[in-house]
Context: one part of a larger RNA
Molecule: large-subunit ribosomal RNA, half B
Organism: Candidatus Woesearchaeota archaeon
RNA sequence: UCCAGUCGAGGGAAGUCGGCAAAUUAGUCCCGUACCUUCGGAAUAAGGGAUCCCUGAGAUUGUUCUCUUAAGAGUGCAACCUCAGGGCUCAGUGACAAGGGGGAUCCGACUGUUUAACAAAAACAUAGCCAACUGCUAGUUCGAAAGGAUUUGUAUAGUUGGUGAAGUCUGCCCAGUGCCAGUACUUUAAACUUCGGUUCAACGGAGCGAAGAGCUGGUAAACGGCGGGAGUAACUAUAACUCUCUUAAGGUAGCGUAAUACCUUGCCAUUUAAAUAAUGGCUUGCAUGAAUGGCGUAACGAGAUCCCCACUGUCCCCGACUGGAAACCCCUGAACUUCCUGUACUGGUGUGGAGGCCAGUGUCUUCCAGUGGGACGUGAAGACCCCGUGAAACUUUACUGUAGUCUGUGGUUGAGGAGCGAGUUUUGAUGUGCAGGCUAGGUGGGAGUUGUUGAGGCUUGGCCGUCAGGUCAAGUGUAGACGAAAGAUGAGAAACCACCCUUCAAGACUCACUUCUCUAACUAACAUUUUGUUAGGACACCCAUUGAUGGACAGUUUGACUGGGGCGGUACUCCGCUGAAAAGAUAUCAGUGGAGCCCAAAGGUUGGCUCAUUCGGAUUGGAAACCCGAAGUUGAGUGCAAAGGCAAAAGCCAGCCUGACUGAAUCCUAGACAAGGAAGGAUUCAGAAACGAAAGUUUGGCUUAGCGAACCUCUAUCUCUCCUUAAUGGGGGGUAGAGAUGACCGAAAAGUUACUCCGGGGAUAACAGAGUUGUCUCUCCCGAAAGUCCAUAUUGACGGAGAGGCUUGCUACAUCGCUGUCGGCUCUUCCUAUCCUGGCCGUGCAGAAGCGGCCAAGGGUGGGGGUGCUCACCCAUUAAAAGGGAUCGUUAGCUGGGUUCAAUACGCUGUGAGGCAGUAUGUUUAAUAUCUACUGGAAGUGUUUAUGGUCUGAUGGGAAGAACCCUCUAGUACGAGAGGAACGAGGGAUCGAGGCCUCUGGUCUAUCGGUUGUCUGACAAGGCAGGCCGAGCAGCUACGCCUUAGGGGAUAAGUGCUGAAAGCAUCUAAGCACGAAGCCCUCCUAGAAAAGAGACCAAGGACACGGGAAGAAGACCCGUUUGAUGGAACUGGCGUGUAAGCAUCAAGCCUUCGGGCGAGGUGUUCAGCGCGCAGUCCCCAACAG
Repeated sequence: UCCAGUCGAGGGAAGUCGGCAAAUUAGUCCCGUACCUUCGGAAUAAGGGAUCCCUGAGAUUGUUCUCUUAAGAGUGCAACCUCAGGGCUCAGUGACAAGGGGGAUCCGACUGUUUAACAAAAACAUAGCCAACUGCUAGUUCGAAAGGAUUUGUAUAGUUGGUGAAGUCUGCCCAGUGCCAGUACUUUAAACUUCGGUUCAACGGAGCGAAGAGCUGGUAAACGGCGGGAGUAACUAUAACUCUCUUAAGGUAGCGUAAUACCUUGCCAUUUAAAUAAUGGCUUGCAUGAAUGGCGUAACGAGAUCCCCACUGUCCCCGACUGGAAACCCCUGAACUUCCUGUACUGGUGUGGAGGCCAGUGUCUUCCAGUGGGACGUGAAGACCCCGUGAAACUUUACUGUAGUCUGUGGUUGAGGAGCGAGUUUUGAUGUGCAGGCUAGGUGGGAGUUGUUGAGGCUUGGCCGUCAGGUCAAGUGUAGACGAAAGAUGAGAAACCACCCUUCAAGACUCACUUCUCUAACUAACAUUUUGUUAGGACACCCAUUGAUGGACAGUUUGACUGGGGCGGUACUCCGCUGAAAAGAUAUCAGUGGAGCCCAAAGGUUGGCUCAUUCGGAUUGGAAACCCGAAGUUGAGUGCAAAGGCAAAAGCCAGCCUGACUGAAUCCUAGACAAGGAAGGAUUCAGAAACGAAAGUUUGGCUUAGCGAACCUCUAUCUCUCCUUAAUGGGGGGUAGAGAUGACCGAAAAGUUACUCCGGGGAUAACAGAGUUGUCUCUCCCGAAAGUCCAUAUUGACGGAGAGGCUUGCUACAUCGCUGUCGGCUCUUCCUAUCCUGGCCGUGCAGAAGCGGCCAAGGGUGGGGGUGCUCACCCAUUAAAAGGGAUCGUUAGCUGGGUUCAAUACGCUGUGAGGCAGUAUGUUUAAUAUCUACUGGAAGUGUUUAUGGUCUGAUGGGAAGAACCCUCUAGUACGAGAGGAACGAGGGAUCGAGGCCUCUGGUCUAUCGGUUGUCUGACAAGGCAGGCCGAGCAGCUACGCCUUAGGGGAUAAGUGCUGAAAGCAUCUAAGCACGAAGCCCUCCUAGAAAAGAGACCAAGGACACGGGAAGAAGACCCGUUUGAUGGAACUGGCGUGUAAGCAUCAAGCCUUCGGGCGAGGUGUUCAGCGCGCAGUCCCCAACAG
């Protein structure tokens, strides 16, 4: 020193993030007990008293015995309770065991659960409340299925989601997203039907048309959401009121600076000396708010916060003691670590922070115990940050898919009926332009057909209808009726028959749909194993296929540049100018601007013309319209940026045209050489053209920007080919063109990670360093202005010049195979730009008190409140409560409140996973020191023989003192007064330093005493828990006591003397004198290893032995028989407090009357016991060496 403990004067939380830790309290009995309350609690509330020993009495219960008719009485024992008297101690639950209490707030109702090993919570759960699904072959769920779970349960049940007891409540919004329902209509797959495709086919069109979607409604205890601007009341303020924009609706009740409030330490009040805390209010609420539940709430809480009482070593301020470790001896004996070397310090240098380099200084060698400044120490290929065309997990309206679910179709799959639709077929009907006697379907045949089996006519009814009539049935009735021919009309002429057309009806068959019935497939239940009965039933299940839905699941993507990354921007494709340094080329997230078009004329050619502006003139007419004249080198114009161009033009106007054409080559753009594509441009050739008389010009626009690969799709009156071919159609190749990739030589592509991981980077951020110093701090120059006058007593604008390297930036140089980050604590040192103290100067200095400045770093610079704070604010003191550096000194020194992991909550944000220099609660701080350094302790060598003793004093260390108050000076100097000094002298206290233990206080596991429990049978005497408690010498200690100055020398600022340069003046140049807490001595202390290694005196020293107020080991000191060194004994003194035994007294009780029991008192007894002290004494040991 560490670990675990004991005690502590006075104060009592002043300590600290925080009473952390410790202390207090404690059992039982009696008394007593508030607010509040869900009436149960709160409550052991709080707060008081008692508790031991002895003696006696009594109550209750059980019981033995005796008596008694019984009830009961008496007696003894046991348990338990009560009372009285006596007694002792500091203390009676005497040890052990055993709640500190109270008042408020937040959160969660409660008991419970949770991150095994950093989070126990406010998180989870919970009873209760609400919603949704579900009628049982249910719903939900596991499984590929078979088959399971819920459940051998049945809506008072099960599952899912939300909220979270009870109390009181739960507002508005259905526009969005979900979910539910509906759906005339729209859209819509396959299958099917049908058409085109000359046949066939690919393919295409249409019809039919499911779920889904559109569409229409509902639904918020579904996901969620719940405004802005003006004006207005007779003080002001405010706005019940009004206006306006706007929404799906505009936040209701309640609460509110909050676990939510940025500003913020909001404002007020209470509490405090002082409050960033707490509580109560207000409340404009950045960004409260109603089952993502709002508000309040008794009880409960190892939850968060504040206050009070008690208590204390948390602290002022530390001390003593105990056990263990360490330390010494013996034995045994790891691990981490380890490039080399290692004797340093200061400054410098250096990849910018060196034991190793340079310079200077220092340094004899070795060991021991310690302390932790450094070795950018050890440990772990940094977790932060960035990067990787790394990974993983999670999310979603990323991309692409898959289960699942819904759905149409086909199969499994059968029978029958009805309805409806389509097709085929049969039968029957139907058919009116005008004209015509008339309701003429078409064509052909055709001269008869039909009738008592009842013609025509008439009546009734049905159907059709062009409203003229037609047709059918029934009745009546009884013999004809129709046609041809003729005439007429007309495109067509009629009976009857055949084949057809339009429309309709009925029947049959086929198909589709709807619906109903059936049973035999199939399914379920139940019986039994006859395969049955019942229920369902061609549905469902299952298989195939179609479409829809589909983070439930899967695979992936989620760009680059970048003064780190992100956000921003595009410097990512192009163009002009500057930068650019007079060839060319040339970077930056350098500066300044543009393009992603436009034009059939704004193009080609030929010809003509001259603009802007100014001046003069002229009707309306003006400054400016149009007209005339003159001057007019580019000031105009040029489709669009800028630059460079341009005047019989490149500008303006007109005529005629389409060269804005086709094919090809070379070059430039395009990098020093080699070397591409698209696009753009220049030149040339060939063809065919335009204009011009011609020479000629023209391959778009005065020039320089105006753009895009492959795959794929489309277009072509182009071209080659394949299949079937007679033709066609389709496919493939080529040529030309269109469709876009702007991250612009072109992937098809969203997020989160604090749950994270891997590989790398100091190529790149956060801390610190380094560089720089805009910013910051400080200084100086100038001197407008203020100061009555007067720049400079004081203040000092606008400007200027610097220093520092404490702020904040910038840079990215060292460090990412690791330099621990804020603040506090502790401890040391340095700087001065001085806060105080010292010495001076000026003053708008009378004194006092100030203001400004100069010298000066010796010393000092403190205590508290709230806050994690540094800082800032506040309280009371003070001479003063200065500012800074040292890796924002200091984590192998402490703390861990803050920041900055994993959990959780609020507000905000995001669809979500999640996020927030927003808030809140919680949350593991490793280690035995190798080297160096430092603090101490030893050994050895050297110092020219060795050893011992005494010194000198080079050189170090020190602050050894610092400041204050009071009194006298003195109510003096000064001053009108009010006020009010100094030199010097004395006293005191504070802080610091050194020493000590007489006193006081602490400790005192030396010791003595009291006492509890238990053991040694009892007494006596002891053991154990230091048992607890009281006292306590020596020792060690502070809270106690003692000491703690001045003087000399040289100086600073400053004050002077003499005195020139400069006949004066001048403190200075020569010379001389003063002058500070500062410097050097005097003082204390280390100090011959001071390598220039000193001086003097002496002749010894070490081991061993006995020891020590000396000591970790070594060392140091004393003694050693010529001896008091240690032990023993004795004496003195000191501590405790009166031993045992005996005698006697004692409240009472019993008694055979002899005596006995009895806590305790008194006497013997200032006793007994003990002693690290002193003395005496050679009894023992210091012998032998």